The prediction has a mean pLDDT of 82.
Predicted 3D model of a 75-nucleotide RNA (transfer RNA) from a Gammaproteobacteria bacterium.
Its Rfam family is "tRNA". By type it is a transfer RNA.
Taxonomically the source falls in Gammaproteobacteria (Bacteria, Pseudomonadati, Pseudomonadota).
[in-house]
C1' cells in the first nucleotide's frame, strides 16, 4: 500500500429506510423450611466517528477510526 468481511444493551448477537430487539447477566416479585432450578416483571443503548443524500438513515452513499482475513511490495 490494495481488496473484502465486521463494529448494535455488561456478553453473544439478530433487524437492514418508517417505535432498535432476543438469550444470558444484572435488579425486584411469585415458587421453596432455605438456596438453585422454573415463572413473571423492570432497569440497561449518542447503532464505532463525521459528513452526505431523504419527509424520515442503525439500514444507503463518501471519508476516517478500530477488528479479522487475503494479496501484494521491500528485508
Nucleotide at each position: 500500500g490494495c481488496c473484502g468481511c465486521c463494529g448494535u444493551a455488561g456478553c453473544u448477537c439478530a433487524g437492514u429506510g418508517g417505535u432498535a430487539g432476543a438469550g444470558c447477566a444484572g435488579c425486584c416479585g411469585c415458587c421453596u423450611u432455605g438456596u438453585a432450578a422454573g415463572c413473571g416483571g423492570c432497569a440497561g443503548g449518542u447503532c464505532g466517528u463525521c459528513u452526505g443524500u431523504u419527509c424520515g438513515a442503525u439500514u444507503c452513499c463518501g471519508a476516517c477510526c478500530g477488528g479479522c482475513g487475503g494479496c501484494a511490495c521491500a528485508a